This is a predicted complex of two RNAs, RNase P RNA and transfer RNA, with 409 nucleotides together. Rfam match: Bacterial RNase P class A. Rfam links the family to the GO terms ribonuclease P activity, dimeric ribonuclease P complex and tRNA processing.

[in-house]
RNA sequence: AGAGUCGGUUAGACGGUUGCGAGACCUUGUGUCUUGAGGAAAGUCCGAGCCCCACAGGGCAGAAUAGCGGCUAACCGCCGCCGAGGGUGACCUUAGGGAAAGUGCAACAGAGAUAUACCGCCUUGUUUUCAAGGUAAGGGUGGAAAGGCGAGGUAAGAGCUCACCUAUCACACGGGAACGUAGUGAUACUGUAAACCCUAUUCGGAGCAACGCUAAGUGUGGCUAUACAUUUGCCCGAUGUGCCACGAAAAGCGGCUUGAGUGUUGGAGCAAUCCUUCACCUAGAUAGAUAACCGUCCGCGACAGAACUCGGCUUACCGACCGACUCUAUAA
RNA sequence: GGGGGCGUAGCUCAGCCGGUUAGAGCGCAUGCUUGACAUGCAUGAGGUCAUUGGUUCGAUCCCAACCGUCCCCACCA
Repeated sequence: AGAGUCGGUUAGACGGUUGCGAGACCUUGUGUCUUGAGGAAAGUCCGAGCCCCACAGGGCAGAAUAGCGGCUAACCGCCGCCGAGGGUGACCUUAGGGAAAGUGCAACAGAGAUAUACCGCCUUGUUUUCAAGGUAAGGGUGGAAAGGCGAGGUAAGAGCUCACCUAUCACACGGGAACGUAGUGAUACUGUAAACCCUAUUCGGAGCAACGCUAAGUGUGGCUAUACAUUUGCCCGAUGUGCCACGAAAAGCGGCUUGAGUGUUGGAGCAAUCCUUCACCUAGAUAGAUAACCGUCCGCGACAGAACUCGGCUUACCGACCGACUCUAUAA
Repeated sequence: GGGGGCGUAGCUCAGCCGGUUAGAGCGCAUGCUUGACAUGCAUGAGGUCAUUGGUUCGAUCCCAACCGUCCCCACCA
């Protein structure tokens, strides 16, 4: 200098005028002051708080997760490591338990798809043909064909035997574990579990339009205690006493924002994270505010708008900046 | 705001516990029938199975993400 990898920050800035939501204040005025969107507020994909049904009960069914260790309130999350795959490398990807418990499926092609003899090879009988048997070395089909390759061996062959290699299991050694190993022994098994299934672990249901309080509490029709409703799909158990359909009328308050909160000091840890010091309070609407205009400057401004609240994941995003590192070339 | 379903031909729908070429009706095009039209008959065209990735030998079908669209849900009795 070129080409890249990973992580982080930011999301126009400053000033003025006029508006809108919320709160506070008394002087009650079309008053003054303060404050007012995000890293994803999104998708609603996971996990929790909160809340009601029995503070959550029994059984069946069902669902989710899946290497090991750690973190966390919890998780399908995060961190570190192991295995596998990719890259020269920094580094990246990984739904990564079990197919040796059982069942199913493997179209077409092929003789044969988990068991087989089409061609070929060999033996025997007849002897060109054909029949019986042996054989998986060779041919052909397929995504996949009975561990690979060489030698011995054999009628021809075959892990049948041996050397080397590969894989799995058991033992030994190392490691906290997944796992690893020029060690020893045994074995040679098709693939598919994002097919059923098995193993281990976890899971009661419903969501703020939950739920609580105040006000108000109507009409018509139908059914009924061996009933109906809620509690999960079913059974039990439990709770409640009317239930269902069609209309009429549809108001207010709470829940609602101080919280696993934000920034910061020091420490532990590879890290996720935890402990600790100090400081701060930062939207809360209910037809739904957060806007419009002007001036100056620059790199001319992306995706996008809270609705009970948090922790994650996923997706969208013009650019700018910072840090750590890798490869190649050249120079010193 | 919360919960649930569906995307296959121009339209309405099949097909889905994976197996080669994805079907039906209406519509469309061409030809025949008719003096002409409708009807009828015959033939034919038309599909990125919403999109993107993954699992698998193989995906409309299984899994994940994403896009579009539809439905349901408050209180008092």